[in-house]
Molecule: Bacterial RNase P class A
Organism: Actinomycetes bacterium
């Protein structure tokens, strides 16, 4: 100097004019049922890192007790943090990258079921297409007096899975021996699996040694099995006041928001169907607290970035992101013009 990786921050400022929401802070005006209501002025105050998505976890509220089981759902390596979580931190293992780092769908395939297209002989205990070997038989050439020998080809029977081919993947790899030809058939080394031992670590796991049959596909974000967790509904939850009425029919049930057990309430009740009437206000609702839902518009200067002109001071033009609380909190995911800071990796150059 260039390219990258990780983390953090800002995201317009000042002044003026006009206009918005809140405010038992002050003053004034009007009304008053004397409680207060409405208005004006002044002061104070008024959207976010995501307020977005509604994907998780809680607080809170209600379902009369909130029990047990099934169904259903969630998570899935280890240790820790936390109110909790599918979150976060650290680590282990696996994958990607030269690296800093990033990603993970990370328990179980020997409980069972399913699937692995096409190609290929064969894709779960399989399999012979081309080949290689042995024997029988037929034909041809050569040698021989003959018996027969040797070579090539066809066909039948048997052996073979080392070589070739197919495929994402072919039932261990390389080498040597052995064999009629071959094969872990045997051996050496390696990988894997099982068993045993030693060392390190809380642990997942890592390192090392020994023995052994020689070798026991893949897929579970397929169904499933295993372990752990989860009542349901949700602020349009739920309370209080006001207003308003008209009933008719049916059932023995109804609530515990999927089902069963259990439990609670019940015939003046509850529930279902048809029909009629009313639906306003207050609380919930909080350092903004709205409720058709508030922060806007204009001007000037400054700041930041880009482009052009200029020797320079400077001048001109363009642009300044994503985006607006609605009971509250902790996370995750997504969007973001431009700018700043810190640490680390790789490459090049110079000293």
């Nucleotide at each position: 100097c260039g390219a990258g990786c990780c983390g953090g921050c800002c995201g317009g400022g000042u002044g003026g004019c006009c206009g918005c929401g809140g405010u038992g802070c002050g003053c004034c005006c009007a009304g008053u049922u004397c409680g207060c209501u409405g208005g004006g002025c002044g002061g104070c105050u008024g959207a976010g890192g995501a307020a977005g998505g509604u994907c998780g976890g809680g607080g809170c509220u209600c379902c009369a007790c909130a029990g047990g089981g099934c169904a259903g759902g969630g998570u899935g390596c280890u240790g820790g943090c936390u109110a909790a979580c599918g979150g976060c931190c650290a680590g282990u293992c696996g994958g990607g990258g030269c690296g800093a780092c990033c990603c993970g769908c990370a328990g179980g395939a020997c409980a069972g079921u399913g699937c692995c297209a096409c190609a290929g002989a064969a894709a779960g205990c399989a399999g012979a297409c081309c080949g290689c070997c042995u024997g029988g038989u037929c034909a041809g050439a050569c040698c021989g007096g003959a018996a027969g020998g040797c070579c090539u080809g066809g066909u039948c029977a048997g052996g073979u899975a080392a070589g070739g081919g197919u495929g994402a993947a072919a039932c261990g790899g390389u080498g040597c021996g052995g064999u009629a030809a071959g094969a872990g058939c045997g051996c050496a080394c390696c990988a894997g699996c099982g068993c045993c031992c030693g060392g390190g670590g809380c642990g997942a796991c890592c390192c090392g040694g020994g023995c052994g049959g020689c070798u026991c596909g893949g897929u579970a974000a397929a169904c499933c099995c295993c372990a752990c967790c989860c009542g349901g509904a949700g602020c349009a939850a739920g309370g209080c006041c006001a207003a308003g009425c008209a009933g008719g029919g049916g059932a023995c049930g109804g609530g515990c928001u999927g089902c069963c057990c259990g439990u609670c309430c019940g015939a003046u009740g509850u529930c279902c169907c048809c029909a009629g009437g009313u639906a306003g206000g207050c609380c919930g609702c909080u350092g903004a607290g709205a409720u058709g839902g508030a922060u806007g518009g204009c001007c000037a200067c400054c700041c930041c970035g880009c482009c052009g002109g200029g020797a320079g001071a400077c001048c001109g033009g363009c642009g300044g992101a994503c985006a607006g609380a609605a009971c509250c909190c902790c996370g995750c995911c997504u969007a973001c013009a431009g700018g700043c800071c810190g640490g680390c990796u790789c490459g090049c150059c110079a000293c």